[in-house]
RNA sequence: UCCUGACAAGGGCAAAACCGCCGAAAGACGGUGGCGCAAAACCACGGGCCUAAAUUCGCUUGCGCGGACAGGGCAGCCGGGUUGCCGUA
Numbered sequence: 001u002c003c004u005g006a007c008a009a010g011g012g013c014a015a016a017a018c019c020g021c022c023g024a025a026a027g028a029c030g031g032u033g034g035c036g037c038a039a040a041a042c043c044a045c046g047g048g049c050c051u052a053a054a055u056u057c058g059c060u061u062g063c064g065c066g067g068a069c070a071g072g073g074c075a076g077c078c079g080g081g082u083u084g085c086c087g088u089a
Stems, first nucleotide, its partner, number of pairs: 005086001012037002017032004022027001035076001041082003045079003048074003055068005
């Protein structure tokens, strides 16, 4: 340095739920919390998944209802890219 992940060490992150706040929603952020994670650090490049405001189509006297759709999201869904602590074999 690379592979690699322990009956190590120092630590790190933070699921669900609840509260606040932003958002049409998915969801994001903050606090409490701790399910778990050796990259659960960062990045929407590929796949996948979620939402459907605007738009559009249909129905309705109307209010509304239903369908389609991402330029909106998910990195703790998978792959990929970049970076990082320690050192058992």

About this RNA:
A computed fold for an 89-nucleotide RNA from a Bacillota bacterium, annotated as c-di-GMP-I riboswitch aptamer. The organism belongs to Bacillota, within Bacteria.